[in-house]
Context: one part of a larger RNA
RNA sequence: CUGGGCGUAAAGGGCGCGUAGGCGGGCUGACACGUCAGGGGUGAAAGGCCCGGGCUCAACCUGGGAACUGCCCUUGAUACAUCGAGGCUAGAGUUCGGGAGAGGAUGGCGGAAUUCCCAGUGUAGAGGUGAAAUUCGUAGAUAUUGGGAAGAACACCGGUGGCGAAGGCGGCCAUCUGGCCCGACACUGACGCUGAGGCGCGAAAGCGUGGGGAGCAAACAGGAUUAGAUACCCUGGUAGUCCACGCCGUAAACGAUGAAUGCUAGACGUCGGCAAACCUGUUUCUCAGUGUCGCAGCUAACGCAUUAAGCAUUCCGCCUGGGGAGUACGGCCGCAAGGUUAAAACUC
Numbered sequence: 001c002u003g004g005g006c007g008u009a010a011a012g013g014g015c016g017c018g019u020a021g022g023c024g025g026g027c028u029g030a031c032a033c034g035u036c037a038g039g040g041g042u043g044a045a046a047g048g049c050c051c052g053g054g055c056u057c058a059a060c061c062u063g064g065g066a067a068c069u070g071c072c073c074u075u076g077a078u079a080c081a082u083c084g085a086g087g088c089u090a091g092a093g094u095u096c097g098g099g100a101g102a103g104g105a106u107g108g109c110g111g112a113a114u115u116c117c118c119a120g121u122g123u124a125g126a127g128g129u130g131a132a133a134u135u136c137g138u139a140g141a142u143a144u145u146g147g148g149a150a151g152a153a154c155a156c157c158g159g160u161g162g163c164g165a166a167g168g169c170g171g172c173c174a175u176c177u178g179g180c181c182c183g184a185c186a187c188u189g190a191c192g193c194u195g196a197g198g199c200g201c202g203a204a205a206g207c208g209u210g211g212g213g214a215g216c217a218a219a220c221a222g223g224a225u226u227a228g229a230u231a232c233c234c235u236g237g238u239a240g241u242c243c244a245c246g247c248c249g250u251a252a253a254c255g256a257u258g259a260a261u262g263c264u265a266g267a268c269g270u271c272g273g274c275a276a277a278c279c280u281g282u283u284u285c286u287c288a289g290u291g292u293c294g295c296a297g298c299u300a301a302c303g304c305a306u307u308a309a310g311c312a313u314u315c316c317g318c319c320u321g322g323g324g325a326g327u328a329c330g331g332c333c334g335c336a337a338g339g340u341u342a343a344a345a346c347u348c
Base pairs, nucleotide, nucleotide: 003320004319005318006317007302008301012316014201015200016199017198021194022193023192025088027086028085034080035077036076037075038074039073040072041071042070049065050064051063052062053061054060091191092188093187094186095184096183097182098181099180103177104176105175106174107173108172109171110154114150115149116148117147118146119145120144121143125136126135162169163168206247207246208245209244210243211242215241216240220236221235222234223233258315259314260313261312262311263310266293267292268291269290270289272287273286275284276283277282278281297304298303321348322347323346330341331340332339333338
């Protein structure tokens, strides 16, 4: 390379937008570039293959044939594909009317809890644990009442509920704003799918500058436990956790399952719409999600099963024994931490 693969054995890019490229709906007619057919030329010889011949055989030598699957020229065919032309509406999009939602950003507001401060009541304990101790407390703690301050997070509702491309999103209100679903059919007329590079987004931790700091809490200190205890348990506690701006760019970034389209038994639940029927709250139908079970089929098995891991097509990414190693070197990126791209010797 061919091939075979990628839920769990190696293997789906963390996610999106999109460039080049690849691929692309139905009709009419045109062309004849791809495609197909006929003819011609060429495709050296040797070698290889087949059928013969010559050395006693063989190796070896030798004759003929086929082959050389290709390229060029020419005469045609026009189903399919392409190019260009016309026209279509089933893909895609626009419009109109409704709808649900923790989708995003900014500002404001609220209550519970916690800690601290002030004051009152009150007195000897409180904390904590398996048991203790460190710790706090007669300079009045813990408990309780009133007042005040601060920061962070939003109980119940809450739901295999919802929204988002993913990361993710949950008190309430306002403003700005993205996407989605249903119905109507009015419009455009293939405008589509995928997407190497590229660009953007991207949990937590971490980094820079400046704020903030209640609780929690790496590091650290002490108390226990223990043979030891650089831990698990306890008392403290700093970065950090929070905000603004700028970096980082990783993850079991998981459904360990790329995107798009079509097709292939059903049953039950649930979220959001439309419609209908009965009849005033149920039932049915139909879209679009989200779940459980299950047939065919698939699978090494487990399992998947209209939300496919089934049957197909298109495009992208990736894998090719274990270790060495996601390492070294080099490049690019980063303030750094490091990230990304990515070997070999050697070894089993």